[in-house]
RNA sequence: GGGCCCGUAGUUCAGUUGGGAGAAUGCCUGCUUUGCAAGCAGGAGGUCAGGAGUUCGACCCUCCUCGGGUCCACCA
Repeated sequence: GGGCCCGUAGUUCAGUUGGGAGAAUGCCUGCUUUGCAAGCAGGAGGUCAGGAGUUCGACCCUCCUCGGGUCCACCA
C1' cells in the first nucleotide's frame, strides 16, 4: 500500500426483501424475608463509530474518514 470482516444500552451480542431499535446480564424501585441472597413485578438507560449522499423513509444502500481484527504485497 491492497483485499475481507467488525463498530448497536454500562457489558456480551441479536437485528435481511429499507418502515416497530431489541435480548441477556448489570443498575434503580416495589413485593416477598427479622435481615441478606434468591425469586417475582415494574422502570430508567441508545447522536446504531463520525460526516455526506440516495430515498417519502436508512442500523440496513453508496462515498469519504476514524478505530479494531485478519490475510496478502512491498522495503530493509